[in-house]
RNA sequence: AUUGUAAAAGGCAAACCUGUCGAAAGGCAGGGACGCAAAGCCAAGGGUCUAAGGCUUACGAAUCCAUAAGCUAUGACAGCCGGUUGCCAAUG
Numbered sequence: 001a002u003u004g005u006a007a008a009a010g011g012c013a014a015a016c017c018u019g020u021c022g023a024a025a026g027g028c029a030g031g032g033a034c035g036c037a038a039a040g041c042c043a044a045g046g047g048u049c050u051a052a053g054g055c056u057u058a059c060g061a062a063u064c065c066a067u068a069a070g071c072u073a074u075g076a077c078a079g080c081c082g083g084u085u086g087c088c089a090a091u092g
Base pairs, nucleotide, nucleotide: 001091002090003089004088011036012035016031017030018029019028020027021026034079040084041083042082045081046080047077048076049075053072054071055070056069057068058067
């Protein structure tokens, strides 16, 4: 530097369940393992999810409120791509 066939030391933990925080997406803790060679870290790049608040429209004679629909991140996801650091081993 490249690679992850095998080995060793070990590591993480999807779905689901319980508790808890949150408007939600989702987070955290415990249980649990589908998987993972970065399933470590990064959300000022792309992408995805959510829409409390805000905006627009509808309804309405009209204003506000309520309701419904649409849009919107400042919210979230790193186990989507990406960036970055690194353990062990093999090969050069």
This is a predicted structure of a 92-nucleotide RNA (c-di-GMP-I-GGC riboswitch aptamer). Its mean pLDDT, the model's own confidence on a scale to 100, is 85. It matches the Rfam family "c-di-GMP-I-GGC riboswitch aptamer". Its family is annotated with cyclic-di-GMP binding in the Gene Ontology. The sequence was found by an Rfam model in a public genome assembly.